[in-house]
RNA sequence: CCCAUAGAGCAGCCGAGAUCCGUCCCUGUUGGACGGAUGCGGGGGACCCAGUCAGUUGGGGCGUGUUCCGGUUUUGUGCCGGAUAGAGGACUUUCAACCUCAAGCCCGUCAGCUAACCUCGUAGGCAUCUGAAAGGGCAUCG
Numbered sequence: 001c002c003c004a005u006a007g008a009g010c011a012g013c014c015g016a017g018a019u020c021c022g023u024c025c026c027u028g029u030u031g032g033a034c035g036g037a038u039g040c041g042g043g044g045g046a047c048c049c050a051g052u053c054a055g056u057u058g059g060g061g062c063g064u065g066u067u068c069c070g071g072u073u074u075u076g077u078g079c080c081g082g083a084u085a086g087a088g089g090a091c092u093u094u095c096a097a098c099c100u101c102a103a104g105c106c107c108g109u110c111a112g113c114u115a116a117c118c119u120c121g122u123a124g125g126c127a128u129c130u131g132a133a134a135g136g137g138c139a140u141c142g
Stems, first nucleotide, its partner, number of pairs: 009138002012126003018038008039122006049112001058110001059107004067083006086101004091135006
């Protein structure tokens, strides 16, 4: 390198949203409440730098979720449709294809960056197994 035969296990997703310890409650186990720590995520906050007339036409934050077009409308809003920045799709990367989302919420007149420092969160919801190449994890055997 070619031919033939046989065999060819497992892995969830979006999101920062996890792990451990202690106390109490329940209690067969499991579990629940509270507190603490670690990890992860966010906000505020100097010099320097940036910016610098003023903003109800306020301004700002979390988040991928932004920007347009058309229709309807009570013409302020809301609703519907189309597209789009961007984002997600079963280990990772690249290429191609296809599918989906493109929201929601918060601060309250106030915040650029920002060391020290201060402070907050650690939810909720789901089923999305395409193909090729390269590189990996666990397990089993040798």
A computed fold for a 142-nucleotide RNA from Geobacter sp. UBA5730, annotated as c-di-AMP riboswitch aptamer (ydaO/yuaA leader).
The model forms 92% of the base pairs in the Rfam consensus.
Taxonomically the source falls in Geobacter (Bacteria, Pseudomonadati, Thermodesulfobacteriota, Geobacterales).